Predicted 3D model of RNase P RNA and transfer RNA as a complex of 457 nucleotides. It holds a member of the Rfam family "Bacterial RNase P class A". Gene Ontology terms of the family: ribonuclease P activity, tRNA processing and dimeric ribonuclease P complex. It is annotated as a ribozyme. The coordinates come from a structure-prediction model, not an experiment, and the mean pLDDT is 76.
[in-house]
């Protein structure tokens, strides 16, 4: 210098002017005005997991069903997240990827091709032996060779044989494995065994563990108009008041229906008026942001993370504010000039917007910076 | 906030339990038919199965992630 790997950070700065939403102070009856101060993110996103919080259900718990997770150890409030290991795979390497329990409980599937596809062990071609009607047919042996397939029952060599075969032997592989190391996953391994039960569980299933449901439109408080519910009083042959009785003044609403009754009256029903009570709706307040908080230092730990001390005050709106213009600087990009060091002009900063909060995951993201490491080339 | 569905040819849709080379109708192209066009007949082209991974011998189909579109529900009593 080129090509890469991993981890982390930033993601425009400054100034002026005009705006937007809360908060505090002053003035104002109020509307509002003035001043001060604050005002998005690494993902605020997707809502894919896990919690806090709240309400509901439930005697405690367990089980069935359903869903999820799945090597081991640790971290955490918890997780399907993170860290460190183990095993497998990829890369020359730094490093990366893996839903990675059980196929010896059972069921199921393995298309096409092929003689044969999973359990008896299988004979299509070939090889060997025998018989016969001898360029061939039949019977038997044979899994070494060919062929099919993703997969065909250990591999190579020597011996052996009619031809062959773990049939025998050596090496490699495989299974079991005393013992050793490790908390464990797992690793190593004396020895034993001629070699045995192929794959698929992101097919059903088995095993272990986890899960009660709903969600801030949760939940709590205050509380209009209208309608509806309840209570009390009343609706004119009456009531109330007055300068007081053959007078005057005022009054929202029924000389309603049925039953009983000689009448007065009583009961029920319907309608209406006034006052009161309680529930809900519109609306308002709360929940609401001090939180498993942030930053720095120190200590423990390989790390995730944990502990201690100090400092800080950091949006809380609620159909939803956090914006725009100009100048200048900083990258980047394009064009031109050029004394190859630079100069000029133009353009120009992505993805995206809090809505109860937090821990993760995933996805989007112009461009830039830092650290560590790997491979190659060149030079010394 | 909660729940569901869809994505396959230019358009509308099939594709039961993974299996050989993914189909149908309309449309498109070429030919035949006709004096010409339409209709009709024959033939053909056109698909990374939304995208990226994984499981498997094998994926449109199974699993995970993701993107886009679309539908439904929500207060009190």
């Nucleotide at each position: 210098c080129c090509a890469g790997a991993u981890g982390g950070c930033c993601g425009g700065g400054u100034g002026a002017c005009c705006g937007c939403u809360g908060c505090c102070g002053a003035c104002g009856u109020a509307a509002g005005u003035c001043g001060g101060g604050a005002g998005a993110g690494g993902a605020a996103a997707g809502u894919c997991c896990g919690g806090g919080c709240u309400c509901c259900a439930c005697g405690g718990a367990a089980a069935c069903a359903c869903g999820g997770u799945g090597c081991c150890g640790g971290g955490u409030a918890a997780c399907g997240c993170c860290c460190g290991g183990c095993g497998g795979g990829g890369g020359c390497g730094a490093c990366c990827c893996c839903a990675g329990g059980g196929a010896a409980a059972g069921u199921g599937c393995c298309a096409c091709a092929g003689a044969g596809a999973g359990c008896u062990g299988a004979a299509c071609c070939g090889c060997c032996g025998g018989u016969c009607u001898u360029u061939g047919a039949c019977c038997g042996g044979u899994a070494a060779g060919g062929g099919u397939g993703a997969a065909a029952a250990g591999g190579u060599g020597c011996g052996g044989u009619a031809a062959g075969a773990g049939c025998g032997c050596a090496c490699c592989g495989c299974g079991c494995g005393a013992c050793c190391g490790g908390c464990a996953a797992c690793g190593g391994a004396a020895g034993c065994g001629g070699c045995a039960g192929g794959g698929c569980a992101a097919a059903c299933c088995c095993c272990a563990c986890c899960g009660g449901g709903a969600g801030c439109a949760a939940g709590g408080c205050c509380a209009a108009a209208u309608a509806g519910g309840g209570g009390c009083g009343g609706c004119a042959c009456g009531c109330a008041g007055g300068u007081c009785u053959u007078c005057c003044u005022g009054c929202a609403a029924g000389c309603g229906g049925c039953g009983u009754u000689u009448c007065c009256g009583c009961g029920c029903c319907c309608g209406c008026c006034g006052c009161c009570c309680g529930g809900g709706u519109c609306g308002g307040c709360u929940g609401c942001u001090g939180a498993a908080g942030a930053u720095g230092c120190c200590g423990g730990g390989u790390a995730a993370c944990c502990g201690g001390c100090a400092u800080c005050g950091u949006a809380g709106a609620g159909g939803a504010a956090u914006g725009g213009u100009c100048a200048u600087c900083c990258a980047g990009c394009g064009c031109c000039c050029c004394u190859c060091g630079g100069g000029g002009c133009g353009u120009g900063g992505a993805c995206a917007g809090a809505a109860c909060c937090c821990g993760g995951c995933u996805u989007a993201c112009a461009g830039g910076c830092c650290a560590u490491c790997u491979g190659g080339c060149a030079u010394u | 906030g909660g729940g569901g569905g869809u994505g396959u040819a230019g358009c509308u849709c099939a594709g039961a339990u993974g299996g050989u080379u993914a189909g149908a109708g309309c449309g498109c192209u070429g030919g035949c038919c006709u004096g010409u066009c339409a209709c009709g007949c024959c033939a053909g082209a056109g698909g990374c199965c939304g995208c990226g991974g994984g499981u498997u011998c094998a994926a449109g189909u199974c699993c995970c992630g993701u993107c886009a579109c679309u539908c439904c529900c929500g207060c009190c009593a």